[in-house]
RNA sequence: GAGUUUGAUCCUGGCUCAGGACGAACGCUGGCGGCAUGCCUAACACAUGCAAGUCGAACGGACCGACCCGACGGAAUUCUUCGGAAGGAAGUUGGUUAGGUUAGUGGCGGACGGGUGAGUAACGCGUGGAUAACCUGCCUCUAGGAUGGGGACAACCCCGGGAAACCGGGGCUAAUACCGAAUAACAUUUCUGAAUCGCAUGGUUCGAAAAUCAAAGGUGGCCUCUCAUUGAAGCUACCGUCUAGAGAUGGAUCCGCGUCUGAUUAGCUAGUUGGUGAGGUAGUGGCUCACCAAGGCGACGAUCAGUAGCCGGCCUGAGAGGGUGAACGGCCACACUGGGACUGAGACACGGCCCAGACUCCUACGGGAGGCAGCAGUGGGGAAUCUUCCGCAAUGGGCGAAAGCCUGACGGAGCAAUGCCGCGUGAAUGAAGAAGGCCUUCGGGUUGUAAAGUUCUGUCCUUAAGGAAGAAUGUUACAUAUGUGAAUAAUGUAUGUAAGUGACGGUACUUAUGGAGGAAGCCCCGGCUAACUACGUGCCAGCAGUCGCGGUAAUACGUAGGGGGCGAGCGUUGUCCGGAAUCACUGGGCGUAAAGCGCAUGUAGGCGGAUUAUUAAGUCAGAUGUGAAAACUAUGGGCUCAACCUGUAGACUGCAUCUGAUACUGGUAAUCUUGAGUAUAGGAGAGGAAAGUGGAAUUCCUAGUGUAGCGGUGAAAUGCGUAGAUAUUAGGAGGAACACCAGUGGCGAAGGCGACUUUCUGGCCUAUAACUGACGCUGAGAUGCGAAAGCGUGGGUAGCAAACAGGAUUAGAUACCCUGGUAGUCCACGCCGUAAACGAUGGGUACUAGGUGUUGGGUGUCAAAGCUCAGUGCCGCAGUUAACACAAUAAGUACCCCGCCUGGGGAGUACGGUCGCAAGACUGAAACUCAAAGGAAUUGACGGGGGCCCGCACAAGCGGUGGAGCAUGUGGUUUAAUUCGACGCAACGCGAAGAACCUUACCAAGGCUUGACAUCCCUUGACAGGUCCAGAGAUGGAUUUUUCUUUUCGAAGACAAGGAGACAGGUGGUGCAUGGUUGUCGUCAGCUCGUGUCGUGAGAUGUUGGGUUAAGUCCCGCAACGGGCGCAACCCUUGUCUUUAGUUGCCAUCAGUUCGGCUGGGCACUCUAGAGAGACUGCCGGUGACAAACCGGAGGAAGGUGGGGAUGACGUCAAAUCAUCAUGCCCCUUAUGAUUUGGGCUACACACGUGCUACAAUGGUCGGUACAACGGGCAGCGAAGGGGUGACCUGGAGCGAAUCCUAAAAAGCCGAUCCCAGUUCGGAUUGUAGGCUGCAACUCGCCUACAUGAAGUUGGAGUUGCUAGUAAUCGUGAAUCAGAAUGUCGCGGUGAAUGCGUUCCCGGGUCUUGUACACACCGCCCGUCACACCAUGGAAGUUGGGGGCACCCGAAGCCAGUGAUCUAACCCGUAAGGGAGGAAGCUGUCGAAGGUGAAAUCAAUGACUGGGGUGAAGUCGUAACAAGGUAGCCGU
Repeated sequence: GAGUUUGAUCCUGGCUCAGGACGAACGCUGGCGGCAUGCCUAACACAUGCAAGUCGAACGGACCGACCCGACGGAAUUCUUCGGAAGGAAGUUGGUUAGGUUAGUGGCGGACGGGUGAGUAACGCGUGGAUAACCUGCCUCUAGGAUGGGGACAACCCCGGGAAACCGGGGCUAAUACCGAAUAACAUUUCUGAAUCGCAUGGUUCGAAAAUCAAAGGUGGCCUCUCAUUGAAGCUACCGUCUAGAGAUGGAUCCGCGUCUGAUUAGCUAGUUGGUGAGGUAGUGGCUCACCAAGGCGACGAUCAGUAGCCGGCCUGAGAGGGUGAACGGCCACACUGGGACUGAGACACGGCCCAGACUCCUACGGGAGGCAGCAGUGGGGAAUCUUCCGCAAUGGGCGAAAGCCUGACGGAGCAAUGCCGCGUGAAUGAAGAAGGCCUUCGGGUUGUAAAGUUCUGUCCUUAAGGAAGAAUGUUACAUAUGUGAAUAAUGUAUGUAAGUGACGGUACUUAUGGAGGAAGCCCCGGCUAACUACGUGCCAGCAGUCGCGGUAAUACGUAGGGGGCGAGCGUUGUCCGGAAUCACUGGGCGUAAAGCGCAUGUAGGCGGAUUAUUAAGUCAGAUGUGAAAACUAUGGGCUCAACCUGUAGACUGCAUCUGAUACUGGUAAUCUUGAGUAUAGGAGAGGAAAGUGGAAUUCCUAGUGUAGCGGUGAAAUGCGUAGAUAUUAGGAGGAACACCAGUGGCGAAGGCGACUUUCUGGCCUAUAACUGACGCUGAGAUGCGAAAGCGUGGGUAGCAAACAGGAUUAGAUACCCUGGUAGUCCACGCCGUAAACGAUGGGUACUAGGUGUUGGGUGUCAAAGCUCAGUGCCGCAGUUAACACAAUAAGUACCCCGCCUGGGGAGUACGGUCGCAAGACUGAAACUCAAAGGAAUUGACGGGGGCCCGCACAAGCGGUGGAGCAUGUGGUUUAAUUCGACGCAACGCGAAGAACCUUACCAAGGCUUGACAUCCCUUGACAGGUCCAGAGAUGGAUUUUUCUUUUCGAAGACAAGGAGACAGGUGGUGCAUGGUUGUCGUCAGCUCGUGUCGUGAGAUGUUGGGUUAAGUCCCGCAACGGGCGCAACCCUUGUCUUUAGUUGCCAUCAGUUCGGCUGGGCACUCUAGAGAGACUGCCGGUGACAAACCGGAGGAAGGUGGGGAUGACGUCAAAUCAUCAUGCCCCUUAUGAUUUGGGCUACACACGUGCUACAAUGGUCGGUACAACGGGCAGCGAAGGGGUGACCUGGAGCGAAUCCUAAAAAGCCGAUCCCAGUUCGGAUUGUAGGCUGCAACUCGCCUACAUGAAGUUGGAGUUGCUAGUAAUCGUGAAUCAGAAUGUCGCGGUGAAUGCGUUCCCGGGUCUUGUACACACCGCCCGUCACACCAUGGAAGUUGGGGGCACCCGAAGCCAGUGAUCUAACCCGUAAGGGAGGAAGCUGUCGAAGGUGAAAUCAAUGACUGGGGUGAAGUCGUAACAAGGUAGCCGU
């Protein structure tokens, strides 16, 4: 910085992500090199090899031994008298020089180097000091010495024991091994004198006296000195040795400061704290001991518990910080576990010793051996970490005079992408934009210059050749210089020359050779976050860091194409820092989001007024020391670069010391008065405590009057009352509370305090400015006060009233309402200590515009106004705030102190502790779970919130419906099928303006498959029609007849048949994929926009307000000004008039007449249908605001939108329709298509809706008679006439219509009859006989006549329409249609009643209010119960761990004592022997492991049990959110 709470907004707040890092691990992949790194777990156990030896120039032996000397032996060869002789080789053997090897004695080193991090919260580490309290082998320097003796023990030999390890006895022997003696002070100790210094004890220097303590030789050379013959006991050089001093190095001890978490660990401590003395140590010290005293530590966190090696550094971060302590470096600790000492300069000792324990191994069972947290390596554990390699060539270490030996330190190599760095996997060119893939709107796009092709290059790689640096010391020889020396000897030092030394490694590097040849993957592509399409899947499979994707069109799953990122790696997981200002020092907060203790007093602490002086602790400045190296930063250098290595500089922010400064803070001393307090004089008050007094009212008691009810509620009932209530009068009793006054008035710290009087008492305010002189503020712990409820003891009890009882209400009602009623409420004393104890606002001080009330003072005045102090309210500026709001009574600006907060839930719960009689209070977690929880404000919606207004909404009326029969639709049921759709209003006489077949979509059965229908291609020229047969028909068969048009004669077209495939077809699915259409709110008056303004913003304003209207209609006002869609008007119709026109219409006047506008005539009237006029609140009066408008009136045919219609804003309902139509996707394709016959949609116990006809006399029946309008008509309407009781038949005039027909209008009127009944009402049902339409009336049509004559006597709860030519009533026409209306749409005739009004029901509009709703109340949401899972508390107990305490036992060992046994060196002694000293042994203190016991603590587990959390559709209710239907909430 981003994502995520919301419909949207701002804020708070958590969660998550992007970055960096790693000793990492896992998945996929993997070419090379350089430099690093590599058991984080079991300080688990270890096979095997190696990791510490060396010195023969310390010593005696042993062995080998060139050469030498012997012995045996006798070859070759020579000589020969051939008998032999000389000769002396090989071999065997003895001795031995130089030289070599070495078990043992001895010296030095095994205390370094290497490993690990178990322990340790400590002077362990870091940093800075101290040692006047110390040691220091080897090394360096200085000074001096080394005389002369003695006795042993290993090795070796002999004997013995043992399986072994090893051991015992006897004998011999050397030393640089061991021991006396001598010498010695500068050393140590004791005593003591002086000088000087310091930092307290004290130090240093110079003296005097006494005592004590040393030593070792080795090697080389030489003859100068002495002796002498080579040479030596001599000299000399080197090494070694002793004493003393100094240095260096290393170590030891002490101190200041710093160094994790927990207070649910608050007290700890007996050698503990100190002193004196002694012991011990290298040395101080309770380090140890004896005695004495009673101290010491702790809230600035002791003790206890948990965790942990510390640091330089490393990672991160802007920094401050946070995390970490691998590798490298410093320190510490440890070496199987525990204890112990020995040796030594140094250890309480990794590869030493002793003891105990566990484990492993050997054993002859008697006894022994061992310690990889050295290097490799093994097993085990684990997500996980390497070779049983090479070399001492380099660096370093040990020993040695040196050569040299040893060195798993180290130098190297090996393994591992574990990390960092570098390189490569090719480069240039190449458009037919190839093929293939993918997508596509079918045009194309993309992969993509990518590939192929062409031209090149050669890093890495292959092969071959050459081939380093790292090597210089040391040694030897020589030379030079120089030292010692008598010396040209020897030897030391320095320089030079020569010889010689490489594990890595034939490596780095170089050259040549070959050929693009051998070398690319991983993750991601919904937002955050760079990168998109197709297919598959269908809340499945799966993804997911977070928000979240997936339920048939998924850029989110899987695959593919394409794209993005990084690249020999890429992702994931884990951990740390960052982002996180999310513990805030830098750098946060607390009115409502988490957060101010209920309030006060006050301890420690923190902070603190003015002036002067002083000090120099803080502070500031300078200097010095230190802050190891490495690391880091800067800048150079070296590997081709880089990583890496390296030079120099800086930095290391720190600590210490010294010097200086003195403004501020602190300390000290003094002074001051303004803070604070005191005094004096006034003042107000429900401030507190106690005692007393008072009246009104309720209730009860007594008595009187009086009579039938009272009481109570929404309505009732329980209850009281004829035994006299309620009511009323009088008297009395008792308890509690104090009307009016009374007021955002008063007082108090808060809780709280209200009749009156008295007593006691606290605080406050004002004035004066007399006194004190900073005495102040806050306040952890602590202490006190602290509503109501509750508890204890004792009283009291009128009213009220938990619990409880009864009555109601209710589905239930353990409630709300009613009648009763006990604790309690009251008093005294004692507890409790909590509240939404609230201003949800801690206390103090100072400052910062005003206005207006009010309380108490002062001042002022005649009275006022005004001024001022202290309170208490409201409004409001700046400022603050997320907003709301706060605003001198701050939530503003600052300072000081205290308390508290850090996501929601779990939870103020559990455990522990403290307090309490109890209830409970205070303190106060975790596991687990969620991605939110929350604050303020906005727009809606909603409310059994409010205001205003409207509507046949109610009311007032009229008529219906609901009851009957029938018609029709629906549900249900039935069925092979009863096709489908429509379902509150807004489905149900609806789609359907008309199902016998058809329709028809349904069912049964039969037959068809390019198809009943469309387009394209090929072939053919018929097909159709007529007749006959089979069949239910479709269809099949037979027979008969047989193409058309045009032409450029090629053919083309039409039609038909056949054929092949593309395709047709679907009333199949999805109205929740859609278009279109429609319904509804609603003909309701609303819905919006631009600019401006306001607000951080969502948004607001406009559109609200005052009037008015049918209306967001108009007027006025207004930070708004304007515009649009709606309203209105414009359109149609109707009502009046004028004008034009006059047939088929009409007839006033004139004439004729068959008396019929029939004819002539006329167009005046009616009418028809064109054009116009008319009505606009225009006029008058009143009301109103001088407005809009309303009321009344005039005129007018009509008066305030004249009546009716059409017209339906933004939107809502995923409203209806895929079956009108269109259409995406899916599905069927010899069937879900198309066709035929028959059936069904007409079923029928039942339920509902809509209608018709009635129930009768305002009527029925019969007769006579009058008056309409809208319409329709050629496959039609059909007249007159005739027939029939009638339906109807016959007939066919007239009419494509102002002419003819339909056509009779009916109610009405006139007359007759019926006489209140199931009827002369009513007509259902049924029978018979007919008529009409139609291929066909059986399922299943309509009509007629005759006969039959059902229910029904005005309809329960409920419900519906209508405000005028309306309701009601009467007939009439049309569409559909062959036929079939009680339905639908029209038409006219007759023609009412009522409307007080807006309280209520329903719906709507507008303003406002509340909200936990926003899918918007059909909302949200709480708790029990049931089920599953998870973590957790309790629990009889059980098991284990660590720690402490007490006691027992007591190893090794140090120390102490003893030491009758043993004993070479010294002493005495001729000797024997004795002494000194020492040792074994024994005893004792301490003492590890072990054992026993009682308690505390931590963890695990535990039948059962408690609550908690989570879980699409369980149960019961409805607590909360609106007045949530009883306002809610807090405490008890």
The RNA shown here (small-subunit ribosomal RNA) has 1532 nucleotides and comes from an uncultured bacterium. RNAcentral holds the sequence, with entries from ENA and SILVA. It matches the Rfam family "Bacterial small subunit ribosomal RNA". Its mean pLDDT, the model's own confidence on a scale to 100, is 83.